[in-house]
RNA sequence: CCCUUAUCAAGAGAGGUAGAGGGAGCGGCCCUAUGAAACCUCAGCAACCAACAGCGUAAAGUUGAAAAGGUGCUAAUUCCUGCAAGACCAUUAUGGACUUGUAAAGAUAAGAA
Numbered sequence: 001c002c003c004u005u006a007u008c009a010a011g012a013g014a015g016g017u018a019g020a021g022g023g024a025g026c027g028g029c030c031c032u033a034u035g036a037a038a039c040c041u042c043a044g045c046a047a048c049c050a051a052c053a054g055c056g057u058a059a060a061g062u063u064g065a066a067a068a069g070g071u072g073c074u075a076a077u078u079c080c081u082g083c084a085a086g087a088c089c090a091u092u093a094u095g096g097a098c099u100u101g102u103a104a105a106g107a108u109a110a111g112a113a
Stems, first nucleotide, its partner, number of pairs: 003111006013042005021031003027080002043074003048070002052064004078105001082102005088096003
């Protein structure tokens, strides 16, 4: 990097170094010298995997508790975005704002090649 499965409306930041970018991408809209990215330290959130307990003959599966292990995360719903349907407001075209469903892309975990 490619493939498979699951989840993505909740949650959780201080300090130090550094010094101009960052929020994946397009457009928008934001964050940022009252200090971006990156790195370090400490803290926290969650509960995917592992481990533990119950159900289950067992495997699969499922429920629960915990948070010492492996990851992950700690501005904004994955910040919003495409398509379809519905209903609302203004309207000449059309625009604005919303609900539901769904696709693609992305992120994370576990697995496979």
This is a predicted structure of a 113-nucleotide RNA (SAM riboswitch aptamer (S box leader)) from Fictibacillus phosphorivorans. Its mean pLDDT, the model's own confidence on a scale to 100, is 80. The organism belongs to Fictibacillus, within Bacteria.